[in-house]
Context: one part of a larger RNA
RNA sequence: CACCGCCCGUCACACCACGAAAGUUGCGUGUACCCGAAGUCGCUGGGCCAACCUGUGAGGGGGGCAAGCGCCGAAGGUAUGCGGAGCGAUUGGGGUGAAGUCGUAACAAGGUAGCCGUAGGAGAACCUGCGGCUGGAUCACCUCCUU
Numbered sequence: 001c002a003c004c005g006c007c008c009g010u011c012a013c014a015c016c017a018c019g020a021a022a023g024u025u026g027c028g029u030g031u032a033c034c035c036g037a038a039g040u041c042g043c044u045g046g047g048c049c050a051a052c053c054u055g056u057g058a059g060g061g062g063g064g065c066a067a068g069c070g071c072c073g074a075a076g077g078u079a080u081g082c083g084g085a086g087c088g089a090u091u092g093g094g095g096u097g098a099a100g101u102c103g104u105a106a107c108a109a110g111g112u113a114g115c116c117g118u119a120g121g122a123g124a125a126c127c128u129g130c131g132g133c134u135g136g137a138u139c140a141c142c143u144c145c146u147u
Base pairs, nucleotide, nucleotide: 003110005107008103009102011100013097014096015095016094018092019091020090023087024086025085027083028082029081030080031079032078033077034076039072041070042069043068044067047065048064049063052061053060054059113134114133115132116131117130118129119128120127121126
């Protein structure tokens, strides 16, 4: 590069991140019950034992060990909750992109002034109704102020 301007939305294509999603795969965790290792503790301890006591001795006493039972108890199992994460057909809008499709909504009264709220409608920008604002152009009139 100044209206042969600017510019809006749908649609199409490509890429990116995100949301939703039947479900699926790990993780963490709560509760109830089942099972229950090691080990401490408790009970039993008829089997076993060098130390201590007694006895010349055999033996006895005391103490201890094995073993058995019980409480607690890790892991594991069953059932049922909770939390968070990964993946997920499909789906939703968003961002970016040289340029593409459809129109032309906005910017000059942008060719129906625009915008705000709200409701309805519509391929899309949008359209229509109601209320509001001037951040509306033009023309005329009225009131007030200044010269």
Notes: This is a predicted structure of a 147-nucleotide part of an RNA (small-subunit ribosomal RNA, 3' minor domain) from a candidate division KSB3 bacterium. RNAcentral holds the full RNA, with entries from ENA and SILVA.